[in-house]
């Protein structure tokens, strides 16, 4: 100096959030087990299950200095020594084992014993005298298989018995009476070892008391020796311990009795602690000893290795009878996931006996086995970069394994080997010497010599060499640590969440990494985390949870003052709280584990002293809590009786005459036997309009016409009385809506069940027509409801505003103000997960009661209890899931609401769907009919044009293999083009080489480089092969819809909200205004292009008014810029102006002016995102696949195939038409492998020839509908043109499969189209023609152009789609959602069951 340093969370419910709540993980631990692996040592530990059965050996003996004797040795003998059965003494009641029973004075703590005993041990006092008779052993004779045992004879003692003595002891009527002993050793005993009586001590034990000690009420009553008394007996001792008699008690909700489970404690594990769990080893106590019962002996037992009886089991047997008890140490079988050697020794420690030597000791000390646990050590250390090889990955550069290895230097722990070696040993004994006590045979101290180690071995040393020694789990998150390959919802993993369906960091393997390490994981169990049973330390409006309400018993809690007491409480002292353990300090093993010494602690209990604020007890008082009294006022409070009107219905009568009634629409029903309607009269039952009200009353259920009687409660005022009489309330008692039940009445209306009519796919419903129980009354039962404020009762305190109801005060009255009570609303702080609540708390506190502990199973089963029944109350488990749930958020959705928009509907015009044909798709077919696209958003789409080509893993057939195409490496100058021959369908294969032409770049002209091309190989090329669900890019769609977001701020715990909402307005989140928002971005708009008007500039190829000229005629020509036009620059339109409206706004409406008016018309332009939308066949690209083929070349065929179905179009069905003739007016484009005028020929398609034009110049080019005239006269036609025959033209290498066009002939369907459906709001629809791209040729398609040119609507009920706000939601792959019930097969759990076995 110390013993008081100690508290962590994560995953998982959701699209996301906050909460509630369970499940699960990380930690520590174990008498463990299992899997893989395994070098050494120390210290511990090891039958947890069948207290199941046990072979074999050992575990309690000892004493000859208690006794007689036998045997052996020595001796002649007496005798000595050794040894042994028996008598006797002591021990065997300890030590050792186990945890079956036990819920109890068994254990723990503290006490009591004046109610007790105690061998051996210590101490003190006193004594040890005299006798006697037996009996084992032994001998003899027997029985029995054995165990064992009988009779007769004879013997000893410290065995047994009697007498004497009696200090003390015991009893006592206080006189007295009763009770003892043994000797041994030794030459020798008052003295050593013993014996007897007694006192005290110590130790051990018995008994009693207080307190504590598990679960269960689905165990509520238990008890007759029971409870007490008197007397007796019994015990070491108190006591119903036992007995007789008397009394009728005793225990119990503070849980008796019963049932289940269990040895208890010190401690141990865990935990911050409080606790929770546990009782292995060690220590203390208890109990047990094959099972049950019993006593004997003894100081002590009702006795583990003693006795007796019964039973089960096992063994021996000559069948008569006997024997045994491992829950001692080893060991064995069985069962089990599982637990050791039939070892050594008494050397140490301890015990029994003995005077002692010593004997015995499976206690104990040691060793063996097991990584079962804890602890320690080692498997090398230092250097070493060509960062070796190999492996793995790779972006192919490299990275990593990795200083790791090799290699160099060094060390020598452990194991192995050789040889030494301390210690555990101290005492005792023996022999001998010295000293002391008291003389000795006795005791104490001390010297020397001598004796004892089962087992272990520290440590030192020799030799050799890095030589002999590393694994396990894991790597998706939690949780430290990742890549590649394989696999393809398979195989498998998994603690929870969850991985795996072709790119798996989650399966398997490899490499690599992480964590531990002679271990590492798994399983099981406990505590922790879990504040998830909450004492510390939780909750109950909606998450699980307030009893339906009141009264009230036990219990709990309880106002103010004073005194007293000192039980609780607080403080001090003291006793105890065993040791071990834990903790601290120091010490011993080299350290540690382990062990030793001392301390602290042991939070407890007892005794004692003090304090007296608070709680309690006792006593006295008080008035504010509570209650009473008096005086008032309010009320659907309750019970009973009586009365009333309206309505309804029934009956009778009158009027009346065809329907009534009912519904979304109907029907069933009623009605000419007179309904409905209406009037009068009479009867009946039930309910009480208006007043009437978040008004009143009541504990709750509940209570509503009026009157009367009886009756309960609350409120206000007075402050008169009592004086804490109070609050809550388990069990209990009472009340308790509706429905239901029993008995008897009553029954107008309504009306479960039931019948019928409808609706419907069905309709056991909703609607309608009827209608029984019931609803009503009386008497009883039931005892439940969303019995709700989903909020127990009471008391006190804590900002406000406002609206009622009852009573009161001050003022003369009213208004207003103030006080008490009561019913509501809104809101502050606070609280709350939030919603919300908020003096009527869900705030702040106190008191008492009830209830909750994940979801389902289930308020079920079973037991009990109540009920006439229905059923109520109480109330589980197996099994199963990882959630179930609350509140709020954002979306989506709704046969929810509000507002608004769109050719969405309506109003119109024209179509499609019917016909023929064209084209695309499906299907079918085929050798092949290549592929893709699939609601809108595929289907005249990719394809802006398949005869070959195109064209493709399309098919058939023939060929090529570094390739049709690219780059690099090597060779070498061999070369290339044109040419010829053979074969072939071609491609290709094989050959000939005459002639002609060509042959790159640089150059110092010497040459060099090696291009193109060629050769044969290697790398590689190539793929319209797969995956659009691995991708980029591009595109479609919602949708040109008005939305989608951000920064800062603010609000919310948060997801989120606000902004972006409200009121207006707009085509628009367009703008204005309000506003916790202020701003900004992407979108909208604008900017861009075309078009409509004008101006300026410019005038050729365009134009031609005026001037001139020319022609048959024409801007033909000279000229001109006026006009048109061309194409460049500008202007113009902005709600700018006016009136009224709106909020003085935004804006809308009307008007003026203007070419154009409110975005003038059209185009381009497409936010955040959605659809795993489309495309790997445009292109690009990861991965996979093919490589003499899935690549490349070639010929032919196919993509065009045709019972059929669908989409998109063309042409029509005719007279607003067709045909013929005449005749007028465009725009926009194209043209050289081209457009082509004109002329000639042909009926025509076209042919021949040919001017002009690379174009405001020439050509295509004729515009058509229109207009004019004529014919046709309503018909399958002078409509319509399909189909077919014949003859041609053109393109092209080639029109057979398979082109277009022309002419002649032929002349099909079709007479306006079912259900259904499409487009369009103005230069639009409709209709008419023209051009272009593609293209050799081929257009009803596509992209453009102009001509003629309407109708209707000014609305938003409905259909479709969309936007904003709001609302509900159990949806969130979002209504194509979610989800309920039944069911096949299979699986799990629990039952029933013919029968069968056992027990009572």
């Nucleotide at each position: 100096a110390a013993a008081u340093u100690g508290a962590a969370g994560g995953g998982u419910u959701u699209g996301a959030u906050c909460c509630u709540g369970g499940c699960u993980c990380a930690g520590a631990a174990u008498g463990a087990a299992c899997g893989u692996u395994g070098g050494c040592g120390g210290c511990g530990u090891g039958g947890a299950u069948u207290a199941g059965g046990c072979a074999u050996g050992c575990a309690a003996g000892u004493c000859g200095u208690a006794c007689g004797g036998g045997c052996g040795u020595a001796g002649c003998a007496a005798u000595a020594c050794g040894u042994c059965a028996g008598u006797g003494g002591c021990g065997a009641a300890a030590g050792g084992g186990a945890u079956a029973g036990u819920a109890a004075c068994a254990c723990a703590u503290a006490g009591a014993u004046c109610a007790u005993c105690u061998g051996c041990c210590c101490u003190c006092c006193g004594g040890c005298c005299a006798g006697g008779g037996a009996u084992a052993g032994c001998u003899a004779c027997g029985g029995g298989a054995a165990a064992c045992u009988g009779u007769a004879g004879g013997u000893a003692a410290u065995a047994c018995c009697u007498g004497a003595u009696g200090a003390u002891u015991u009893c006592u009527c206080c006189g007295g009476a009763a009770c003892a002993a043994a000797g041994g050793u030794g030459u020798g005993a008052c003295u050593c070892c013993g014996c007897c009586g007694g006192g005290g001590g110590a130790u051990g034990a018995g008994u009693c008391u207080a307190u504590g000690u598990c679960c269960u009420a689905u165990u509520a009553g238990c008890u007759u020796g029971u409870u007490g008394g008197u007397g007796a007996g019994g015990u070491a001792a108190u006591g119903g311990c036992u007995c007789a008699c008397c009394a009728a008690g005793g225990c119990u909700a503070u849980g008796a009795u019963g049932g289940g489970u269990a040895c208890g404690a010190g401690g141990c594990g865990u935990g911050a602690g409080a606790g929770c769990g546990u009782g292995u080893c060690c220590u203390c106590g208890a109990u047990c000893a094959c099972u049950g019962g019993g006593a004997c002996u003894g100081a002590g037992a009702c006795a583990c290795u003693g006795c007796c009886c019964a039973g089960a089991c096992a063994c021996c047997u000559a069948c008569g009878g006997g024997u045994g008890g491992c829950u001692g140490c080893a060991g064995u079988c069985g069962a089990g996931a599982a637990u050791c050697u039939u070892c050594g020794g008494c050397a140490a420690u301890g015990g029994a006996c003995g005077a002692a030597a010593g004997u015995c000791u499976g206690a104990c000390c040691g060793a063996g086995c097991g990584a079962c646990g804890c602890c320690g050590c080692g498997u090398g250390u230092g250097g070493g970069a060509u960062g070796a090889a190999g492996g793995u990955c790779u972006u192919c550069g490299g990275a990593u394994u990795g200083u790791a290895a090799a290699c160099c230097a060094c060390u020598g722990u452990a194991a192995g080997u050789u040889g030494g070696g301390a210690g555990g040993a101290a005492a005792u004994g023996u022999a001998u010497g010295g000293g002391g006590g008291u003389a000795c045979u006795c005791c104490c101290c001390u010297g020397u010599a001598u004796u004892u180690g089962a087992c272990c071995u520290a440590u030192c040393u020799u030799c050799a060499a890095a030589g002999u020694a590393a694994g396990g789990a894991c790597g998706g998150g939690c949780u430290a640590a990742g890549u590649u390959c394989g696999u393809g919802c398979c195989a498998g993993c998994a603690g929870c969440c969850g991985c795996g369906g072709u790119a798996a960091g989650a399966c398997g393997a490899a490499c690599u990494g992480u964590c531990c390490a002679a271990a590492c994981g798994u399983u099981a169990u406990u505590c922790g985390g879990a504040a998830u049973c909450a004492c510390u330390g939780g909750g109950c409006u909606u998450a699980a949870a307030g009893g339906g309400u009141g009264c009230g018993u036990a219990g709990g809690c309880u106002g103010u003052u004073u005194g007293u007491u000192a039980a609780g409480u607080g403080a001090g002292g003291u006793g105890u709280g065993a040791a071990a353990u834990c903790c601290c300090a120091c010490g011993g093993c080299u350290c540690a584990a382990c062990c030793g010494u001392g301390g602290a602690a042991u939070u407890g209990c007892g005794c004692u002293u003090c304090a007296u604020a608070c709680u309690g007890g006792c006593a006295a008082a008080c008035u504010u809590g509570a209650g009473g009294a008096u005086g008032g006022a309010a009320g659907a409070g309750g019970u009973a009786a009586g009365c009333g009107g309206a309505a309804c219905u029934u009956g009778c009568g009158g009027u009346g005459g065809a329907g009534c009634g009912g519904u979304g629409a109907a029907a069933u029903g009623c009605u000419u036997u007179g309904a409905u309607a209406u009037c009068g009269c009479a009867g009946g039952g039930a309910a009480c309009a208006c007043c009437g009200g978040u008004g009143g009353c009541g504990u709750a259920g509940g209570c509503g016409g009026c009157u009367u009687a009886c009756u309960a409660g609350g409120c206000c005022a007075u402050u008169u009385c009592u004086g804490a009489c109070g609050c809550u309330g388990a069990u209990g008692c009472a009340c308790g809506a509706a429905a239901g039940c029993u008995a008897g009445g009553g029954u107008a209306g309504c009306g479960a069940a039931c019948g019928g009519a409808a609706u419907u796919a069905g309709a056991u419903a909703c609607u309608c027509c009827g209608g029984u129980a019931g609803u009503c009354c009386u008497a009883g039962c039931c005892g439940u409801a969303a019995a709700c404020g989903a909020u127990g009762a009471g008391u006190a305190c804590u900002u406000g505003g406002u609206c009622g109801a009852g009573g009161g005060g001050a003022u003369c009255c009213a208004u207003g103000c103030c006080c008490c009570u009561u019913g509501g609303c809104c809101g502050g702080a606070g609280c709350g997960a939030a919603a919300g609540u908020g003096u009527u708390a869900a705030g702040u506190a106190c008191u008492c009661c009830g209830c909750c502990u994940g979801g389902g199973g289930a308020g079920u089963a079973u037991g009990g209890u109540c009920g006439c029944a229905a059923g109520g109350c109480u109330g589980a488990a197996a099994c199963u899931c990882a959630a179930a749930g609350g509140a709020a958020u954002u979306g989506a959705c709704g046969g929810g609401g509000g507002c608004u928009c769109a050719c969405a509907c309506a109003a119109g015009c024209g179509g499609u769907g019917g016909a023929g044909g064209a084209u695309g798709u499906g299907g079918c077919u085929u050798a092949a009919u290549u592929c893709g696209a699939g609601g809108c958003u595929a289907c005249g789409c990719g394809a802006a044009g398949a005869a070959c080509c195109u064209u493709a893993u399309c098919c058939u057939a023939g060929g090529c293999u570094u390739g049709a195409c690219a780059u690099g490496c090597g060779g070498g100058a061999u070369a290339c083009c044109g040419u010829c021959c053979u074969u072939g369908a071609a491609a290709g294969a094989g050959g000939a080489g005459c002639c002609g032409g060509u042959u790159a770049c640089c150059u110092u002209c010497g040459g060099g480089u090696g291009a193109a091309a060629c050769c044969a190989g290697c790398a590689c090329a190539g793929g319209u092969g797969c995956u659009g669900c691995a991708u980029g890019g591009c595109u479609g769609u919602c949708g040109u819809c008005a939305g989608c977001u951000c920064g800062u701020g603010u609000c919310g715990u948060g997801a989120g909200a606000u902004g972006u909402c409200c009121g207006g307005u707009u085509a628009a989140g367009u703008c204005c205004c309000u506003u916790a928002a202020c701003g900004a971005g992407c979108g909208a708009a604008a900017c861009c292009c075309c078009u409509a008007u004008c101006a300026c500039u410019a005038g050729u190829u365009g134009c031609c008014a005026g001037c001139g000229u020319g022609u048959a005629a024409u801007g033909g020509c000279g000229g001109g810029g006026a006009c048109u036009c061309u194409a460049g620059u500008g202007a113009g339109a902005c709600u700018g102006c006016c009136a009224a409206a709106u909020u003085u706004a935004a804006u809308g409406c009307g008007g003026a002016g203007g070419a154009a008016g409110g975005u003038g018309g059209g185009g381009a332009u497409g936010a955040c995102g959605u659809c795993a939308a489309g495309u790997c066949c445009u292109c690009a690209u990861g991965g996979c696949c093919c490589u003499u083929a899935u690549g490349c070349c070639u010929a032919g065929g196919g993509c065009u195939g045709c019972a059929c179905a669908c989409g998109u179009c063309c042409u029509a069905c005719a007279a607003u038409g067709g045909c013929a003739c005449a005749c007028a007016c465009a725009a926009a484009g194209g043209g050289a492998a081209g457009c082509a005028a004109g002329c000639u020929c042909g009926c025509g398609a076209g042919a021949g020839u040919a001017a002009g034009c690379a174009a405001a110049u020439c050509c295509c080019c004729a515009a058509a509908a229109a207009u004019g005239u004529g014919c046709c006269c309503c018909a399958g036609u002078u409509c319509g043109g399909a189909u077919u025959g014949g003859a041609g033209u053109c393109u092209g290498c080639a029109a057979u499969u398979c082109g277009a066009c022309u002419c002649c002939a032929u002349g099909a369907a079709g007479u306006c189209g079912g259900a259904a459906u499409c487009g369009c709001u103005a230069g639009u629809a409709a209709u008419c023609g023209c051009g272009g791209g593609u293209c050799a040729g081929c257009a009803u398609a596509c992209c453009g152009c102009g001509g003629u040119g309407a109708a209707u609507g000014u609305g938003u009920u409905c259909c479709u789609g969309a936007g904003c706000c709001u609302u509900g939601u159990a949806c969130a792959c979002a209504c194509c959602g979610c989800c309920c019930g039944u069911c096949a097969a299979g699986c799990c759990a629990c039952g029933a069951a013919a029968g069968u076995g056992g027990g009572g």

Background
Small-subunit ribosomal RNA from a Thermoguttaceae bacterium, 1400 nucleotides, folded computationally. The prediction has a mean pLDDT of 83. Lineage of the source: Bacteria > Planctomycetota > Planctomycetia > Pirellulales > Thermoguttaceae.